Background: Predicted 3D model of a 76-nucleotide RNA (c-di-GMP-I riboswitch aptamer) from a Deltaproteobacteria bacterium. Rfam family: c-di-GMP-I riboswitch aptamer. Rfam links the family to the GO term cyclic-di-GMP binding. The coordinates come from a structure-prediction model, not an experiment, and the mean pLDDT is 80. The sequence was found by an Rfam model in a public genome assembly.
RNA sequence: CAGUUUCAAAGCUAAACCUGUUGUGAGGCAGGGACGGAAUGCCACGGGUCUUGUAAAAGACAGCCGGGCUGCAAAC
Numbered sequence: 001c002a003g004u005u006u007c008a009a010a011g012c013u014a015a016a017c018c019u020g021u022u023g024u025g026a027g028g029c030a031g032g033g034a035c036g037g038a039a040u041g042c043c044a045c046g047g048g049u050c051u052u053g054u055a056a057a058a059g060a061c062a063g064c065c066g067g068g069c070u071g072c073a074a075a076c
Base pairs, nucleotide, nucleotide: 003076004075005074006073012037013036017032018031019030020029021028022027035063041069042068043067045066046065047064048061049060050059051058052057
């Protein structure tokens, strides 16, 4: 340096739900909360799901799967 495997005491993150706020909506943000997580850090690139729309189309989800970039501890 690369690959494989493993851990969650401390520290990190935070599903459902509740409150406030914002958005037509899916959702976002903040506070509470803690089911989970070793990339549950970041990127809508492929698939997927969802929303708005008569449609064309425009959007949401990175805690659905894959892919890309970066990163922590230990063992081999």